[in-house]
Order: sequence, then structure tokens, then C1' cells
RNA sequence: UGGGAAAAGGGCACGGUCGCGGAUGGGAAACCAUCUGAGGAAAGUCCGGGCUCCACAGGGCAGGGUGCCAGCUAACGGCUGGGCGGGGUAACCCGACGGAAUAGUGCAACAGAGAGCAGACCGCCGCUUCGCUGCUCCGGCAGCGGGCGGUAAGGGUGAAACGGUGGGGUAAGAGCCCACCAGUGCCCCUGGAGACAGGGGGAGCUAGGUAAACCCCACCCGGUGCAAGGCCUACGUGAGGGCAUGCCCUCGCGCACCCCAGGGAGAGCUUGCCCGGCUCGCUUACCUGGAGGGAUUGGCCGCUCGAGGUCGCUGGCGACAGCGAUCCCAGAUAGAUGACCGUGGAAACAGAACCCGGCUUACGCCUCUUCCCAGGCA
Repeated sequence: UGGGAAAAGGGCACGGUCGCGGAUGGGAAACCAUCUGAGGAAAGUCCGGGCUCCACAGGGCAGGGUGCCAGCUAACGGCUGGGCGGGGUAACCCGACGGAAUAGUGCAACAGAGAGCAGACCGCCGCUUCGCUGCUCCGGCAGCGGGCGGUAAGGGUGAAACGGUGGGGUAAGAGCCCACCAGUGCCCCUGGAGACAGGGGGAGCUAGGUAAACCCCACCCGGUGCAAGGCCUACGUGAGGGCAUGCCCUCGCGCACCCCAGGGAGAGCUUGCCCGGCUCGCUUACCUGGAGGGAUUGGCCGCUCGAGGUCGCUGGCGACAGCGAUCCCAGAUAGAUGACCGUGGAAACAGAACCCGGCUUACGCCUCUUCCCAGGCA
């Protein structure tokens, strides 16, 4: 200098004018002053947890999820370190990575003769009472074709064709036999906490792929999501009661309640089913039909101080943990966080709604650090 790998940070700044949410202070009020006011993803809602309520969360079946080892964590399908496999010259990157797919079932386009108890298209070999041609010492012999059979060595097809090389063997061939090699499981030894790695043995085997296909094995899983849920001297409504008769009190409810008629011994909840459990009922539950009268509104809490941020020290390879100091950092409810102007290379994706930890996806541009490869110069 060129090419690459990894990991971070920023992602408008400053000034002016106007405007909005929240907190605090002042004011009788209108209002004023000060402080503060989106993100790295606030997003997708895909995992995990906190919190909430639902009477049980117990058992079995079904269903869902996860899947090398160890650690971290509140937890995880996340992260860290390691092993194994794959890619790259390397830095480094990727992997749902349990089942020797020999428990079983299923699936596989095109090409190809044959693709799952393999398979004869070409080739090679044998036989032939067949046909043609040639030769002939007339007995036959040779070649080509046909027919019947053998053969998985060679060619060809394919992502994949039933281990590889050499030799023996054979009519030709074949783990048919042998030697060596490869793979795999078994046994033993060594190293490691483990996944696993290295070595040895005798002798068995040669098994195609696919389990983010069913399945098998191991482990895990109650439902509900802040419109959860709670409160109120608000509001509405029903029942009962009181009186001064349109108000007050108590209790209940927010498709509840009241009335009528019929049915009625069961009904409902508990995840889908069964067992088990719980609640309300046995003429009152519950169901069906009819009629009446309404509500779905307002305020407050939940709500933001939290597995919190920053800095330092200590332990650890690291994820992370411990200790100390310090900081307070949006809480709206139809929903504030904005608009315009000026200067400056350019301002991307996008916008909270109960809160955290992750993952995934979107993101023009700018900056920094470390590392790898190649070349040049000193």
C1' cells in the first nucleotide's frame, strides 16, 4: 500500500422564536418560574422471568418444548468457555450436534437397465438341435447375428450404485480367499471434571441418505396477561330499610339484576379426556322462552427505585459475581417528547404504554481499536 477478519462507539450539534407532558415552588385564579422529557433497536411479540388474579397447580393418557459437555444466570430455546463436524492459506466463521437410521413405519424430483429383500443397457464369459458367411484333410473349425444362462471387475446415469488397492482364484467374475489400508462397533490401557482424545488387541462387521418425517430415549411445561388486578363520599342499577316523598342508609352487581311461564336434580370450575378435588344447589342451582329496566362512564392506585446506571477495587480465561463510592434517568391515558429559521460535508432505521433479561429483524453515513494474508521500501 492492497485485500480481508473481529469487536466497539456515534447516529445530528449549536443559537433564536413559538408550542406540549410531568415534577417542584409561587399565586385566590388566569397564569408564571425552575428542572426534566424515547431507542439501540422503543419494532416483531419469538423465547425466559418478575408481578397479577383464577381454589390446587395431584395422578394417568394425550399435547407442546428442549436435545454434545461444563459453567453463568432470577430464568431461558440466551450467554461464556470447551469438545466434535464443516468452510477458509490465515485472522476467523458456521452447525437443533441425542438415536453407529440394526426397534419399527414412511419418503426421495430428474437421469438411469437398476434407488432398498438392489440392478444386466453396453461390455465380458459359457452353452446352443437356430440362421448367414468363409475355410476344409468332409470329421468339423472360425467369425458375425439370434436364443438361453452366468457375471457387479470395466463403461455409462446420478447427490447417492452395497468399502479401496494389489494378488490369488475363475469360463468370466465377485470379501469368494489372502495381504495391506479405510471406516465402524466391542474389549483393555492412558490423559481429561466431562463432552472427548491418543494407543493397543483379537476378531465381528462393510451398515446408502433422511428423525427442524412419524417414532424412540432423556429432561422440562397449570392457566391468565396491566383491557392483569385493586380502591372510591363519583355514576348507573337491583333488593331491603328509613323518613321530611325525593333524598338518605345497608348489602350486592357493572349483560349483572328483577319479574312471569315451562323444564328441573343436577349445574359449573379445575388445560383436551378420565380419575380426583372444589363451589353452588336438590324445587331456590341451572337450562329454555318471554317481558322489564339498564350499563359499557369518571377519578385514584397498580406506574416506574430497578435482577437499575456510572466509576473504582477484588476474584474468574470468560459469561459473571462480590465490595465500595456516586447518580435518580419519561410516566402519558386519545395518549406530551414537536414545528419553523440560521450556521455546519451528510443525517439512516424508527418512536415508549406494567417492568426486566435475551433472540431476531431494520439502519444512508462517520469514527476508533485489535488481528490475518500478500506485496514494496528502509